Model confidence (mean pLDDT): 80 of 100. Predicted 3D model of a 73-nucleotide RNA (transfer RNA) from Candidatus Iainarchaeum sp. Rfam family: tRNA. It is annotated as a transfer RNA.
Parts: sequence; C1' cells; structure tokens
RNA sequence: AGCCCCUUCGUCUAGUGGCCAAGGAUGCAGGCCUUUGAAGCCUGAGACCCCAGUUCAAAUCUGGGAGGGGCUA
Repeated sequence: AGCCCCUUCGUCUAGUGGCCAAGGAUGCAGGCCUUUGAAGCCUGAGACCCCAGUUCAAAUCUGGGAGGGGCUA
C1' cells in the first nucleotide's frame, strides 16, 4: 500500500427494513425477605462507533471516516 472481516447497555450477546419503550444474561442501584450476609423475589438506571445518503420508515441497505483483527506484498 491493496483486499477481507468486525464494532449494540460496564461485560457477554439477540437482531437479516416496520410488530410495545432495541430484548436477554451478568454486573450496578433501591426495596422485600433475613439477627447479618449470601441465595431468592420485585423495581430501576444503563447501548446501536461517527458523518452523510437511499427510503414513507434504517441497529439493519449504500458511501466516506475512526478503531480493532486477519491475509498479501
């Protein structure tokens, strides 16, 4: 330098144009329970890497950029 792949709550992930408020697990906070803690139950906060485009509608499709990984030279 060229090509390919990936990027979603703190972490791991579901999602293949429309179907609740982007769901789940774990973690975190609060409450119930308990002598206390753990476990259990309930509740809550928490994410689509960025910028444009297509479309009535984009996490999803297209282009550019950023970061990470791989292959070739």

The sequence was found in a public genome assembly.